Model confidence (mean pLDDT): 80 of 100.
The RNA shown here (transfer RNA) has 73 nucleotides and comes from a Gammaproteobacteria bacterium.
It matches the Rfam family "tRNA". It is annotated as a transfer RNA.
Taxonomically the source falls in Gammaproteobacteria (Bacteria, Pseudomonadati, Pseudomonadota).
It was read from a public genome assembly.
Parts: sequence; C1' cells; structure tokens
RNA sequence: UCCCCGGUAGCUCAGCUGGUAGAGCAAGUGGCUGUUAACCACAAGGUCGGCGGUUCGAGCCCGUCCCGGGGAG
Repeated sequence: UCCCCGGUAGCUCAGCUGGUAGAGCAAGUGGCUGUUAACCACAAGGUCGGCGGUUCGAGCCCGUCCCGGGGAG
C1' cells in the first nucleotide's frame, strides 16, 4: 500500500427483501424465603463507530474516514 471480515444496550450477539431496533447475561425494583442464593414478575437501558449521500423512509444501499481482527506484497 492492497484485499477480506467485524464495529448495534454495561457484556456476548441477533436483526430476512430498506418500513421506524430485539434476545441472553449483568445491574435495578417488587414478589417468594427466617436470611442469602435460586426462582417468578416488572420496568429501565440505544445519536446502530463518525461525517456526507440516495430514498417518502437507512442498522441495512453508496462514498469517505476512524477503530479491531485476518490475509497478500
């Protein structure tokens, strides 16, 4: 320098053909229990890596940059 993969909740990851973002775990509140743990219920938690573009509408498509991993020279 070039090529490929990845970046989404605190963590690990889904997200189909573009249609207004979810699961598990953790943490919180309540229940249960003599207490803790376990279990059950509930609620919360997101500028979807940055900027720009296409579109009525972008996590998804296009351009560029940043970060991580792998490969070629």